Model confidence (mean pLDDT): 83 of 100. This is a predicted structure of a 1377-nucleotide RNA (small-subunit ribosomal RNA) from a marine metagenome. The sequence is in RNAcentral, with records from SILVA. Its Rfam family is "Bacterial small subunit ribosomal RNA".

RNA sequence: ACCUUUAAGAGGGGGAUAGCCUCGGGAAACUGAGAAUAAUACCCCAUGUGGUUAAUUCAACUAAAAAGAUUAAUUAAAGGCUUCGGCCGCUUAGAGAUGGGUGUGCGUACUAUUAGAUUGUUGGUGAGGUAACGGCUCACCAAGUCGACGAUAGUUAGGGGGCGUGAGAGCGUGAUCCCCCACACGGGUACUGAGACACGGACCCGACUCCUACGGGAGGCAGCAGUAAGGAAUAUUGGACAAUGGAGGAGACUCUGAUCCAGCCAUGCCGCGUGCAGGAUGACGGCCCUAUGGGUUGUAAACUGCUUUUAUACAGGAAGAAACACUCGUACGUGUACGAGCUUGACGGUACUGUAAGAAUAAGGACCGGCUAACUCCGUGCCAGCAGCCGCGGUAAUACGGAGGGUCCGAGCGUUAUCCGGAAUCAUUGGGUUUAAAGGGUCCGCAGGCGGUCUAUUAAGUCAGAGGUGAAAUCCCAUAGCUCAACUAUGGAACUGCCUUUGAUACUGGUUGACUUGAGUCAUAUGGAAGUAGAUAGAAUGUGUAGUGUAGCGGUGAAAUGCAUAGAUAUUACACAGAAUACCGAUUGCGAAGGCAGUCUACUACGUAUGUACUGACGCUGAGGGACGAAAGCGUGGGGAGCGAACAGGAUUAGAUACCCUGGUAGUCCACGCCGUAAACGAUGGAUACUAGUUGUUGGGAUUUAUCUCAGUGACUAAGCGAAAGUGAUAAGUAUCCCACCUGGGGAGUACGGUCGCAAGACUGAAACUCAAAGGAAUUGACGGGGGCCCGCACAAGCGGUGGAGCAUGUGGUUUAAUUCGAUGAUACGCGAGGAACCUUACCAGGGCUUAAAUGUAGUCUGACAGCUUUAGAGAUAGAGUUUUCUUCGGACAGAUUACAAGGUGCUGCAUGGUUGUCGUCAGCUCGUGCCGUGAGGUGUCAGGUUAAGUCCUAUAACGAGCGCAACCCCUGUCGUUAGUUGCCAGCAUGUAAAGAUGGGGACUCUAACGGGACUGCCGGUGCAAACCGUGAGGAAGGUGGGGACGACGUCAAAUCAUCACGGCCCUUACGUCCUGGGCCACACACGUGCUACAAUGGCCGGUACAGAGGGAAGCCACCCCGCAAGGGGGCGCGGAUCUAUAAAACCGGUCACAGUUCGGAUCGGAGUCUGCAACUCGACUCCGUGAAGCUGGAAUCGCUAGUAAUCGGAUAUCAGCCAUGAUCCGGUGAAUACGUUCCCGGGCCUUGUACACACCGCCCGUCAAGCCAUGGAAGCCGGGAGUGCCUGAAGUCCGUCACCGCAAGGAGCGGCCUAGGGCAAAAUCGGUAACUAGGGCUAAGUCGUAACAAGGUAGCCGUACCGGAAGGUGCGGCUG
Repeated sequence: ACCUUUAAGAGGGGGAUAGCCUCGGGAAACUGAGAAUAAUACCCCAUGUGGUUAAUUCAACUAAAAAGAUUAAUUAAAGGCUUCGGCCGCUUAGAGAUGGGUGUGCGUACUAUUAGAUUGUUGGUGAGGUAACGGCUCACCAAGUCGACGAUAGUUAGGGGGCGUGAGAGCGUGAUCCCCCACACGGGUACUGAGACACGGACCCGACUCCUACGGGAGGCAGCAGUAAGGAAUAUUGGACAAUGGAGGAGACUCUGAUCCAGCCAUGCCGCGUGCAGGAUGACGGCCCUAUGGGUUGUAAACUGCUUUUAUACAGGAAGAAACACUCGUACGUGUACGAGCUUGACGGUACUGUAAGAAUAAGGACCGGCUAACUCCGUGCCAGCAGCCGCGGUAAUACGGAGGGUCCGAGCGUUAUCCGGAAUCAUUGGGUUUAAAGGGUCCGCAGGCGGUCUAUUAAGUCAGAGGUGAAAUCCCAUAGCUCAACUAUGGAACUGCCUUUGAUACUGGUUGACUUGAGUCAUAUGGAAGUAGAUAGAAUGUGUAGUGUAGCGGUGAAAUGCAUAGAUAUUACACAGAAUACCGAUUGCGAAGGCAGUCUACUACGUAUGUACUGACGCUGAGGGACGAAAGCGUGGGGAGCGAACAGGAUUAGAUACCCUGGUAGUCCACGCCGUAAACGAUGGAUACUAGUUGUUGGGAUUUAUCUCAGUGACUAAGCGAAAGUGAUAAGUAUCCCACCUGGGGAGUACGGUCGCAAGACUGAAACUCAAAGGAAUUGACGGGGGCCCGCACAAGCGGUGGAGCAUGUGGUUUAAUUCGAUGAUACGCGAGGAACCUUACCAGGGCUUAAAUGUAGUCUGACAGCUUUAGAGAUAGAGUUUUCUUCGGACAGAUUACAAGGUGCUGCAUGGUUGUCGUCAGCUCGUGCCGUGAGGUGUCAGGUUAAGUCCUAUAACGAGCGCAACCCCUGUCGUUAGUUGCCAGCAUGUAAAGAUGGGGACUCUAACGGGACUGCCGGUGCAAACCGUGAGGAAGGUGGGGACGACGUCAAAUCAUCACGGCCCUUACGUCCUGGGCCACACACGUGCUACAAUGGCCGGUACAGAGGGAAGCCACCCCGCAAGGGGGCGCGGAUCUAUAAAACCGGUCACAGUUCGGAUCGGAGUCUGCAACUCGACUCCGUGAAGCUGGAAUCGCUAGUAAUCGGAUAUCAGCCAUGAUCCGGUGAAUACGUUCCCGGGCCUUGUACACACCGCCCGUCAAGCCAUGGAAGCCGGGAGUGCCUGAAGUCCGUCACCGCAAGGAGCGGCCUAGGGCAAAAUCGGUAACUAGGGCUAAGUCGUAACAAGGUAGCCGUACCGGAAGGUGCGGCUG
């Protein structure tokens, strides 16, 4: 502008120009010239309701708007259509509606490793410009304006209603829908218009694409579809204007990828289905198991009945339409309102409805170790793989893969990404800072924050009422419409906010006045290692000089370097120098902290107490800022005694860049100036108030000397707090105010940037990457080159050995066809094995078998088999010959054969049972109830005594109990009772050379059963008691009488699958089994355990004496004979208190005299005996001969405390025999020593430290080497964005000019300002890349050391300086963690 409304109006005139026509140019786009013409196009004059401008007035009040009035000037128009009724238009002005412009308060991301920014900038005057205000633009004037409440700069981003999440506060976000802004290929510019600086308009510059006849031109999908590219990823080049809405038109109508519909996509939300009921022989199949059988899949299936949503077929079939226009009618005012009729459907034959047949058309995904609902089998074997976190997998995987089963969801289910939640894990609601991360080193102080009592006033904060606004949609509630729902509609509530206004005035704030208790001032008294400057004292040390004096001094774990006969050290005297101040001296005192110590003086500052003095909130804290600030270090100049980084030397050591020693330079000291850090710590910021006590101490006051009080400084404790340790009026308690700091470990207090510094460096201070922890306090253990107590043949004191020799035996190693296997520090090695020639035997070589043996079942066959003889063979085996059952006739028995069940000394002792070793016969290990602690856990069980003992006593928040200790059991020592054969013999008797030989006997010994006995019971001493002591008594035995059996909870994944048993795996004409031969017995070597010796305490010869225990029939064997002997031949006795063995050392006598021997017996030769099928490999024994090493054993190491060690013989098991010197028993003879617990080893209890917990054989640090990863620096190279200066400058507005065109309006032309863009230059900034380089992180088994954790073997750590392969070392000061 269009729309509504009000007021007034439209008179007269003029000149052009397009289209069209003619002639041209051009490839085209397009364009030139000529002629002619119209208007609601353009121009002039008139009129002026009104508008605009100027002046006057109303008009006073102090100025200016605004409104009104008057005057002057100036300013407008257009007609068209008509059915002549009218309708649509035009001009001016006002109002409205709609829409817009502008201003303003508040709000609106991160970075301070961006702190200063700004010149039209800030303001004024005037002018221009605009619809309008304004530095919007220009001239002049002033020098302002913004900024720590974050300016400027950099980076990022459209804003809001809302959306997701959350209990909320918040946090994250800005798709769809709605509002606003911005943009339309990049940039600039204006034109037209009501409105644009204009998505589908114009001009210019630029990039890109296209056309071209090369001269020139064209273009802008971030409109709807669609294409390409990019990407993990996002649709149809559909239908219709039927509805809603818009534009034009009078209207019909036209246009409308707005819109309404359809298509595609499980993308989301919602709804529906894939059937329902019955059905057990719990079918088949699958899977699992304890496998003749069960369980599960599972009422699941089959089968029977029922239903038909959906799908399919056929039929019917909407609502969405109300109108406009047209016709008719009614009312009045021929225009409006109303009524009737007529017309219009893209979706779409769609939604919906009916009929038909039939379970018919329709189920998957993830998961099943815990979190987290859901479990088994097989395969695999730290592989393959899984994994959100913890983690799973190395032969029994609910964790990998498959299967069965199950669980959760379901047309979906999982994964990934992102956001919120949980997370009080940025804490306003709602956190912390002693030790876990975290209090600034300390104080002063601007801004800021907070602030004592009373009064008055105000009403900013605060509270209440009212009004306006907070668009709609969304969210919530109610109702309604699609069959329900999603969805939609209507109404309500809400929108926690903002603005205006009226009140209230307790509190906070502002203003006014007052007060004294906070704070300060004054006076008196007093205190101190408070500071600065000066003076001064003695001791010590060193040096010098002189004296005395002589050979060492010094130093250490021990030494050496060093000093010293040129006279040291030591000592005396004198002199000099520098530094530090013994005693007092102390949880003492002072200071803000760092820190401060002889004495005196001067100056300065401060604290405390008291006071009827004074001011009157003057206060607290304190970001930035300032001052002070140990030690080390730096600069300049002094000084330099001692000490002493670096350095040198000596030691130590594997090394020793250390610890120790001898020297020694910087430094330490002074003056001035820097540095500004420490474990600068109470690891505890400052201020104020409040909250139980006890007890020291420093300074002051009061006092009745009992005590009270103020200010400090300590200890213990209540409540409370705290994760605990702890803290506790000097809080880490209860509260308020202010500041600082923290937010997993490492990277890293590093890099980069900045500030400071002479430097060293300080302050500020990240990220990539990496890990699933790092850390605190406390508990239980274990450990300590921590402490205390105690025990043990642990040491010591003794005795005897081993280690040296020879041999035996076992092991390692080596060898071998095999040397079978196991045991390997203590706790394997004379061990399994208590007995390997064959066998054993498991190993090797060769030859065989395929079921040997046992048992059972079923079937068949036979009357054998077996034996004997014989052949082949190494034998197993194979072949030949011979001889033969019983019977009640049912069968029995035996054998053969078939089938089914075998067998394995093969693997795993890290799948196991059982058994065993060891710590250790050590004294421990636990439980119930109670109590303490948040808890792990503690107490009991600790403490004081005592014991062999957790043995007992006392004490005791413990009271009791269990497994262990002890006792009960066996042997032995004494006595008694009972019983006397095979044992015994005192008395009686017989008898012999002798003899319990005999009759007898039970006294004794003995045998073997039952009892007694010993208990610290008695006495004395000590002690509370337990208990201990004693030359005690008594007694056979005395304090466990001696010995044995007996081994707690547990440790060593200790040993054994080869005693046996057993899970799993493996072999099945062999890894089973049989046979022959060999091997287990090898032999340069090494080790363990033993035997025999090396000799005279002995060897040899002769003589004499005394045991105990055990064995014996395929046995022990008297006695006799033979043999030198082993043994052989006869033969009595004995199944054994009856028979069977010389016990030996010892004792007596003789010999040997110190030698490789009369020691020693290995080795070898010869000859034999015995066992056995068989002594070659590979037996034992006998005789003769031979006669090795060895003369007491290095380093080291073992056993033993009394009938023990040592020594001497005997027996047995196994066994044909025996490699037995072994093992297990038996007795004979029979010692020494123990002061004692310092040390070594092992153990027990208590305590302490710990960074250890597969527990010190632990943990762990740094360099170097290797691989991978990210990062910093870096000569340079490349790029981005933003600016500055200079040059140039299109289009275009504006201004000026204009001799050309035009009557005029105006226009062409020319000039100027500005500008997009372009070029050049210097600098800044950000990013990428880079030879080389630096550190960092990560990575089962690399190298060097061992720094830390224990007193970590030199206590550690902090700051600083120097040094060193590395951890690190040392100096100075500090801390205790």